[in-house]
């Protein structure tokens, strides 16, 4: 320097271009109990790394750019 591949709630980890970004685990709240832990219910929580573009519509597609991994030189 060029290429390749990751980034999504606190962590894990889903999502043919379209309805509400699942789902689990944590953590709240409530039930159950003498209390707990087990188990049951409910609610919240994400500007999808960042900026821009294309599109009626973008987590997804295209440019630029962080950051982490990795190949070549």
């Nucleotide at each position: 320097a060029u290429c390749c591949u990751u980034g999504u709630g606190g962590c894990g980890g889903a999502a043919c271009g379209g309805c509400a970004g699942a789902c689990g685990c944590a953590g709240a709240c409530g039930g159950c109990u003498c209390a707990g832990a087990a188990c049951c219910g409910u609610a919240a929580a994400g500007u999808u790394g960042g900026a821009g573009g294309u599109u009626c519509g973008a987590a997804u597609c295209c440019u630029c750019u962080c950051a982490g991994g990795g190949a070549u030189a």

The RNA shown here (transfer RNA) has 73 nucleotides and comes from a Clostridiales bacterium.
The coordinates come from a structure-prediction model, not an experiment, and the mean pLDDT is 81.